[in-house]
Molecule: Bacterial large signal recognition particle RNA
Organism: Actinomycetota bacterium
RNA sequence: CCGUGCUAGGUGGGGAGGUAGCGGUGCCCUGAACCUGCAAUCCGCUAUAGCAGGGCUGAAUUCCGGCCUGAGGUCUUCGGCCUCAAGCAGAGUCCGGGCCAGUGGUGCUGAGAGCCGGGUCCCGCGCAACAGGAAUUCGUGAACCCCGUCAGAUCCGGGAGGAAGCAGCGGUAAGCGAGCACUUCUGUGUGCCGCGGGGGAGCCUGACUGGAGCCGUCUACCCGGAUAUCACUUGGGUCCGAUUGUCGAAGGCCGGUGCACGG
Numbered sequence: 001c002c003g004u005g006c007u008a009g010g011u012g013g014g015g016a017g018g019u020a021g022c023g024g025u026g027c028c029c030u031g032a033a034c035c036u037g038c039a040a041u042c043c044g045c046u047a048u049a050g051c052a053g054g055g056c057u058g059a060a061u062u063c064c065g066g067c068c069u070g071a072g073g074u075c076u077u078c079g080g081c082c083u084c085a086a087g088c089a090g091a092g093u094c095c096g097g098g099c100c101a102g103u104g105g106u107g108c109u110g111a112g113a114g115c116c117g118g119g120u121c122c123c124g125c126g127c128a129a130c131a132g133g134a135a136u137u138c139g140u141g142a143a144c145c146c147c148g149u150c151a152g153a154u155c156c157g158g159g160a161g162g163a164a165g166c167a168g169c170g171g172u173a174a175g176c177g178a179g180c181a182c183u184u185c186u187g188u189g190u191g192c193c194g195c196g197g198g199g200g201a202g203c204c205u206g207a208c209u210g211g212a213g214c215c216g217u218c219u220a221c222c223c224g225g226a227u228a229u230c231a232c233u234u235g236g237g238u239c240c241g242a243u244u245g246u247c248g249a250a251g252g253c254c255g256g257u258g259c260a261c262g263g
Stems, first nucleotide, its partner, number of pairs: 001263006009057003012030004020046005034054005063256006072247003077242004082237006090230002092227007101219002104215003113209002116206005121198006127191002129188006137178004146171004154163003
């Protein structure tokens, strides 16, 4: 130096959390790195440590140590976006009142004001209208108990003649229907109606006096109130960035490390 066979060792690791502490199951980050059983109302252990039983690899790219680098996690502090909660009437919005400042309308074809009258309102009477009824007119309308005339038939008489009288016809009563101008009666949530009385706040209207304003929260402004939408204050939360500290996988470099036999 080479070959063969063994052994130590290795057969993932880390973070937070949990725990008196250490591992594991679970969550997360790396990575690709055996199997079976136990295990978060936990499982197994007692100082550098999962327990029990199997398999593979094996003295070096794989084991051990040091250095570099560093995924990721976590702590402190600060800043930022967003969001939640509470407070707060500064802004915004809405409401009420005020002011004649603006704007607008109207006014010498006469404002406000004063005075007089009338209407709208109430009562009484009347008129008209509407609705209904009645009378009048026309038509129809009585087996008999309405009228007139009474065929036939009946009765009285010696006769002449007389009498009652059904049907039919004509006319009427009660009733029914139609028409509708005149007449009359009753009624009313009808009326550019009339007369009288009453009332008089508001509105409308006419005349007279008189000579310049009158109207309107429409806007602005002022006062007060309401509303937590915006802004502001305080506190909390997720995420992003920076900072302080801490743990730290994978990777790179360097170094170190057995036994036996044979050549």